[in-house]
């Protein structure tokens, strides 16, 4: 940076620098000087990786899977549902499904 697979209606902020943005994009609606973006320290969510025990499977490990727990470590995250829509379709105040993006984890 490309590609594949999974998740995306839950959840969880202080302090200190900083000093006008910011919610990816486009439209709306919003946050923000009762301090944005962003950098530090310290907490904190969550369970994607991972760590345990138990099935499963084997002649027997190990991998796989599956279910139950954990949170030392690597990432991630900590206004609104990915804040709502954007394309398509229906049984059309709404619904389903897709793009598109965001996060892991793997490949190249």
């Nucleotide at each position: 940076u490309a590609c594949u697979c999974a998740u995306c209606c839950a959840g969880a902020g202080c302090g200190g620098g900083g000093g006008a943005g910011g919610g990816a994009c486009c439209g709306g609606c919003c946050c923000a000087a009762u301090g944005a973006a962003c950098c530090c320290g310290c907490a904190g969510c969550a369970a994607c990786c991972c760590c345990u025990u138990u099935g499963u499977u084997u002649c027997a490990u190990c991998a796989g899977c599956a279910a139950a727990g954990g949170a030392a470590g690597g990432u991630g995250c900590c206004a609104a549902u990915u804040c709502c829509g954007g394309c398509a379709g229906a049984u059309u105040u709404u619904c389903u499904g897709g793009a598109a993006g965001a996060u892991g984890a793997g490949u190249g």
The RNA shown here (SAM riboswitch aptamer (S box leader)) has 108 nucleotides and comes from a Chloroflexota bacterium. Of the family's consensus pairs, 97% are formed in the model. Its mean pLDDT, the model's own confidence on a scale to 100, is 86. It was read from a public genome assembly, where an Rfam model found it.